[in-house]
Molecule: transfer RNA
Organism: Flavobacteriales bacterium
RNA sequence: GGAAUGUUAGCUCAAAGGAAGAGCGCCAGCCUGUCACGCUGGAGGGUGCAGGUUCGAGUCCUGCACAUUCCG
Numbered sequence: 001g002g003a004a005u006g007u008u009a010g011c012u013c014a015a016a017g018g019a020a021g022a023g024c025g026c027c028a029g030c031c032u033g034u035c036a037c038g039c040u041g042g043a044g045g046g047u048g049c050a051g052g053u054u055c056g057a058g059u060c061c062u063g064c065a066c067a068u069u070c071c072g
Stems, first nucleotide, its partner, number of pairs: 001071007010024004018055001026042005048064005
């Protein structure tokens, strides 16, 4: 220098264009003599950034940034 893949909640990951969810973690309650386990509920993100297409974009297109891998 070129190419591929990826970037979504604190972490690990979903989400075939109809508007974002799970597990773990966190908080509260129940349970227990206490803790843990278990049960119930809750908070937390507008999706790396900027544009474009579309009635509608996490999803498609372009540029940029970052990470990993490959080629040179």